[in-house]
Source information: Predicted 3D model of a 363-nucleotide RNA (Bacterial RNase P class A) from a marine sediment metagenome. Its Rfam family is "Bacterial RNase P class A". It is annotated as a ribozyme. The coordinates come from a structure-prediction model, not an experiment, and the mean pLDDT is 76.
RNA sequence: AGUUCGCCAGACAGUCGCCGUCGCUGCUUGCAGCGGCGGAGGAAAGUCCGGACUCCGCAGGGCAGAGUGCUGGGUAACUCCCAGGCGGCGUGAGCCGACGGAAAGUGCAACAGAGAGCAGACCGCCAUUUCGGUGGCAAGGGUGAAACGGUGGUGUAAGAGACCACCAGCGGAUCGGGUGACCGAUUCGGCUUGGCAAACCCCACUCGGAGCAAGACCAAGCAGAGGCGACGGGCGGCCCGUCCAGAUGAGCCUCGGGUAGGUCGCACGAGGGUGUCGGCAACGGCACUCCCAGAUGGAUGGCUGUCUUCGGGCACCGGCCUCACGGCCGGUCCCUCAACAGAAUCCGGCUUAUCGGCGGACU
Numbered sequence: 001a002g003u004u005c006g007c008c009a010g011a012c013a014g015u016c017g018c019c020g021u022c023g024c025u026g027c028u029u030g031c032a033g034c035g036g037c038g039g040a041g042g043a044a045a046g047u048c049c050g051g052a053c054u055c056c057g058c059a060g061g062g063c064a065g066a067g068u069g070c071u072g073g074g075u076a077a078c079u080c081c082c083a084g085g086c087g088g089c090g091u092g093a094g095c096c097g098a099c100g101g102a103a104a105g106u107g108c109a110a111c112a113g114a115g116a117g118c119a120g121a122c123c124g125c126c127a128u129u130u131c132g133g134u135g136g137c138a139a140g141g142g143u144g145a146a147a148c149g150g151u152g153g154u155g156u157a158a159g160a161g162a163c164c165a166c167c168a169g170c171g172g173a174u175c176g177g178g179u180g181a182c183c184g185a186u187u188c189g190g191c192u193u194g195g196c197a198a199a200c201c202c203c204a205c206u207c208g209g210a211g212c213a214a215g216a217c218c219a220a221g222c223a224g225a226g227g228c229g230a231c232g233g234g235c236g237g238c239c240c241g242u243c244c245a246g247a248u249g250a251g252c253c254u255c256g257g258g259u260a261g262g263u264c265g266c267a268c269g270a271g272g273g274u275g276u277c278g279g280c281a282a283c284g285g286c287a288c289u290c291c292c293a294g295a296u297g298g299a300u301g302g303c304u305g306u307c308u309u310c311g312g313g314c315a316c317c318g319g320c321c322u323c324a325c326g327g328c329c330g331g332u333c334c335c336u337c338a339a340c341a342g343a344a345u346c347c348g349g350c351u352u353a354u355c356g357g358c359g360g361a362c363u
Stems, first nucleotide, its partner, number of pairs: 001363008010307007018039010041340001045351002048349005053211004060240004065207005070084005085099001086097004100202002105200002107196002122141002124137005149167006168192001170189008215264004224255005232244003271290008311335003315332007
């Protein structure tokens, strides 16, 4: 100078408050007072994935649609994590990759360029010529992100996988290593078959829907009227299947009336900490231990003091350099800033925001 992993998110004290809970006391029996305890985050955020939980009937079949896409493992599950393979980048530690299929099909490629997909001939090379052209070629030049293998030779009028050797690449076979992705070696083939699938598509796998305003209960209150109306609802894009209700009127629309409260869900959980064992790791097993926010007009805060960190002022002091102006360092003092942000059913991830600080390993 950098890479990577993990941690912290000012500390303490005083004082005034807020929310929850427990205990005691008082009464007006659900309030008040006193005391104890607990009270935001690493992202509580975006709501992008995956689950738990609840309801929809038991969650069924097909189409459509959506998602995922190397291998092995972890997990409740995942598009997440760990380890590995392959490809790319970097001197390196390391980082990045939707990383199945382009010799099934369709489609796309700006500009430049003669030609951009069973390619093409601008300059050029060769032959011929009536000097205007005509025919052959693709080695070399030029354009481009990309021009249909590379090097050498044979060959030829000039050339070319036209032919040959080696190499690269593609496909097949055999052997060896690995659980596997894959890797290594040998051999054969036609001589080359380009890119894009987070374009359509094909293949494989997964996915029922709505969401705590889910949902359950209690309390209070009300008044119906008119119209349309046969298939409607569970069922959400469609079909099948199934269940329920329905001309004694389901359902929809309009007008009118009532309520706008409370409790549960809801805080013991895929929970935290320590130790140990297994595993490279993600993670898992066992033992001990802890109880750790629960608001709903939405609590978790304000002020003061001391200390610490960063930045600034340069007032004072000391030291060093300089002839001097001046500069640098250390101490005292003063001022300022405390990053991003804030629970709302809960949990596992991802992504994004973040003043700064600490530790481990490595280049």